A computed fold for a 265-nucleotide RNA from a Chloroflexota bacterium, annotated as Bacterial large signal recognition particle RNA. Its Rfam family is "Bacterial large signal recognition particle RNA". It is annotated as a non-coding RNA gene. Of the family's consensus pairs, 94% are formed in the model. Its mean pLDDT, the model's own confidence on a scale to 100, is 76.
[in-house]
RNA sequence: UCGUGCUAGACGGGGAGCUAGCGGUGCCCUGUACCCGCAAUCCGCUAUAGCGGGGUUGAAGUCCCGCUCGAGGUCCAGGGUCCGCAGAGACUGCUGUCAGCAUGUCAGCGUCGAGAGCCUGGCCCUGCGCGGCGAGACGCUGCGAACCCCGUCAGGCCCGGAAGGGAGCAGCGGUAAGUAGUUAGUUUCGGGCGCCGCAGAUAAACCGGGCUGGAGCUGACGGCUGGCGGCAAGUCUGCGGUCCGGAUCGACAGUGGGUGCACGG
Repeated sequence: UCGUGCUAGACGGGGAGCUAGCGGUGCCCUGUACCCGCAAUCCGCUAUAGCGGGGUUGAAGUCCCGCUCGAGGUCCAGGGUCCGCAGAGACUGCUGUCAGCAUGUCAGCGUCGAGAGCCUGGCCCUGCGCGGCGAGACGCUGCGAACCCCGUCAGGCCCGGAAGGGAGCAGCGGUAAGUAGUUAGUUUCGGGCGCCGCAGAUAAACCGGGCUGGAGCUGACGGCUGGCGGCAAGUCUGCGGUCCGGAUCGACAGUGGGUGCACGG
């Protein structure tokens, strides 16, 4: 140095959690790494810390150790950036409403007299009238009865010896019920009528006038102050997450080193 046969070892590891502690089952990370049985009111063990059975590989690309890198997990104090959710309404901001002001601008009214006070009248209400309008009645005018309404009744009729008398149709005149009209008249009733009148009541507001007195008054939009609300952008509080810090464990990967026995060429 090569070959053969073995052996130690390896055939996954890690984090949190559980536990006195270790490992496993279950969760997560890494990424591919034999099989069967056991196990969360757990299972197996005790510093050589899963147990039992079977299998493969085997001294190196695979086993062991150091270093580097570092997925990911856990812990810490909270500080900062950003995001999300919930809440608050103190402050800033925005906004609604109310009140106030020796406040500003503009406009109007005002010495041809403001605000204020007093008086009077109106508006409003009640009663009685007047007028108007409408309806009805009366009245007035016209018409108005074949006979059973009136007057006068030709002719004709009836009674009578006669003189004379009687009833009475048509016509003419009139009238009743009724009907039509009615400018005016009398009267009754009614109202979505009236620049109408009289009396009373109310007199709070509003409107007009008069008197006192002598300079302000009103409106809009602003300003300031205060009260009561609303919104939640800023702000504050709480919770969760991302990134930045520290500590710790650390897979995979890279790199350096280490590793037994026997026989034979």